[in-house]
Context: one part of a larger RNA
RNA sequence: UCACGGUUAAGGAACUCGGCAAAUUAACCCUGUAACUUCGGAAAAAAGGGUGCCCCAGCAAUGGGGCCGCAGAGAAAUGGCCCAGGCGACUGUUUAACAAAAACACAUGGCUAUGCAAAAUCGAAAGAUAACGUAUAUGGCCUGACACCUGCCCGGUGCUGGAAGGUUAAGAGGGGAUGUUAGCGCAAGCGAAGCAUUGAAUCGAAGCCCCAGUAAACGGCGGCCGUAACUAUAACGGUCCUAAGGUAGCGAAAUUCCUUGUCGGGUAAGUUCCGACCUGCACGAAUGGUGUAACGAUCUGGGCACUGUCUCAACCGUGAGCUCG
Repeated sequence: UCACGGUUAAGGAACUCGGCAAAUUAACCCUGUAACUUCGGAAAAAAGGGUGCCCCAGCAAUGGGGCCGCAGAGAAAUGGCCCAGGCGACUGUUUAACAAAAACACAUGGCUAUGCAAAAUCGAAAGAUAACGUAUAUGGCCUGACACCUGCCCGGUGCUGGAAGGUUAAGAGGGGAUGUUAGCGCAAGCGAAGCAUUGAAUCGAAGCCCCAGUAAACGGCGGCCGUAACUAUAACGGUCCUAAGGUAGCGAAAUUCCUUGUCGGGUAAGUUCCGACCUGCACGAAUGGUGUAACGAUCUGGGCACUGUCUCAACCGUGAGCUCG
C1' cells in the first nucleotide's frame, strides 16, 4: 500500500450520475392498520407492546409471588418502510460467457384460409405431419388481462367477386407469297401437280385493362384569406385542393426541435420530478387510444429510519506486498 472482516466521537447523504456499498429492519405472540380496489386484495400496510429464570396452585392452558443482568427471539439464521409517476395487466421466457427489460410469451379480441383424399408444411414421388382430429376443429396474420371505446378515407397497392367489351400465348387455321419444274412459247417469259419454305383473315384461356366490394388488409387522415361595440381570439364566412382531410381521448409525453416553453407544487437554492396549459417541429384509436386494482432483482422523483457514502479520517484482526535475515 492492497484485499477481506470488524469498531468508531460529533454530524447524518453534506458523498455520488444515482444512498452504489454498508447500515437499519428481522423470529414468534398480541394490539392495530390508510388511500385505492376488479371487493379477492392492498396487508406482515403503517404504527405499537410482549418474550428469561425460580417458587406456589393447577391435568394443562394459565394465574399469583419472587430473582438477576446493559441486554431474556441474550448465539446463529431471519422483511427496512412510506409517497408519487412512466412502462408492461399478471405467473412466466430471453441475448450459455458484457443487455432480464418497457423486449418475447400470455389469457382475451379480431381478420383470414380450410367441408376432409381439408387448408398449411416436408418430400421429383410414394408417403408423412396436420390427426387416428372434423369448423366449439386446424393453419396463417395482427392485438395483448380488465373497464370505456375503436372515428373518416377503397383514389394508390393488395385481396375477394364479376363477366359485357378491349388486349392477349401455345395451338387450330390456311387466303396468299417464294423456291423448284412437267409443260407451253422463236424468245422474253408464263407456269399445273407435287415437294420445300413462309404465312394473312378467323377461332383461341387465365392474366391485364375494366366494373364492384373490402381498412382489427398495406396504408392515408390539407392550405390560404377575412370576420364580434377596448384589445385579443374567432362560434361564422369566402376560396383552392383532396380518396378523405385526425373524431373521442390524450398531449413539452419513452413522442416537444425552439426548450431549462409558461404557470403552480416540492427545495434556502430543482436542465430531473409532480399537477396544469396547448403554440402536437413530428400523439391518436387492435403498427390499437385512454384509464386501471394487483404484480415487477423494471425505470424516474420525493420522504422517514439508518448508517464511515461523506466532512475526515483513525484503530483492530487475517492474508498479500515491502524491508531485514
Molecule: large-subunit ribosomal RNA, domain IV
Organism: Bacteroidota bacterium